[in-house]
RNA sequence: GGGGAAUUAGCUCAGUUGGGAGAGCGCGGCGUUCGCAAUGCUGAGGUCAGGGGUUCAAGUCCCCUAUUCUCCACCA
Numbered sequence: 001g002g003g004g005a006a007u008u009a010g011c012u013c014a015g016u017u018g019g020g021a022g023a024g025c026g027c028g029g030c031g032u033u034c035g036c037a038a039u040g041c042u043g044a045g046g047u048c049a050g051g052g053g054u055u056c057a058a059g060u061c062c063c064c065u066a067u068u069c070u071c072c073a074c075c076a
Base pairs, nucleotide, nucleotide: 001072002071003070004069005068006067007066010025011024012023013022019056027043028042029041030040031039049065050064051063052062053061
């Protein structure tokens, strides 16, 4: 330098054909217990990496940028 993949909650990830933003773990509250653990119920937590475009409507489609991973090439 060229190709590919990834980026969504604190962490690990799902999100199917463009229309509800979610799960597990973690965290807060309550119950159960003498207490803890475990468990049940419940709640908080989101610039869907950033920007732009298309569309009635974008996590999803298109373009640019950033970061990470990977393959190839080049230099040494």

This is a predicted structure of a 76-nucleotide RNA (transfer RNA) from a Deltaproteobacteria bacterium. Its mean pLDDT, the model's own confidence on a scale to 100, is 82. It matches the Rfam family "tRNA". By type it is a transfer RNA. Rfam describes the family as follows. Transfer RNA (tRNA) molecules are approximately 80 nucleotides in length.